The RNA shown here (Glycine riboswitch aptamer) has 98 nucleotides and comes from Chromobacterium sinusclupearum. Lineage of the source: Bacteria > Pseudomonadati > Pseudomonadota > Neisseriales > Chromobacterium. Its mean pLDDT, the model's own confidence on a scale to 100, is 80. Rfam family: Glycine riboswitch aptamer. About the family: This family represents the bacterial glycine riboswitch.
[in-house]
RNA sequence: UUCAAGCCGAUUGGAGAGAGACCGCCGCGAGCGGUCCACCGAAGGGGCAAGUGGCCGCCGGCCAUGCAACUCUCAGGUAAAAGGACAAGGGGAGAGGC
Repeated sequence: UUCAAGCCGAUUGGAGAGAGACCGCCGCGAGCGGUCCACCGAAGGGGCAAGUGGCCGCCGGCCAUGCAACUCUCAGGUAAAAGGACAAGGGGAGAGGC
């Protein structure tokens, strides 16, 4: 001095869906625990397309790899708080040049 993008952390913004039913504890709460039903997708996690690679009995088949805000709903969540993918500006580390 540079750093688009990437990494780290903070700040700001940030959706969806039952303050569900029953039982127990209790400080009687919208708390804690258990069971059950209904839901949500944007912590995390799983799955797949095209493509690519390989193989075979070869124009077809099989295997591997393979994005997501798509999809699943394991986990998490369904008043507030907390959390929250993602985004913005700024900062830092680190790296590079001289």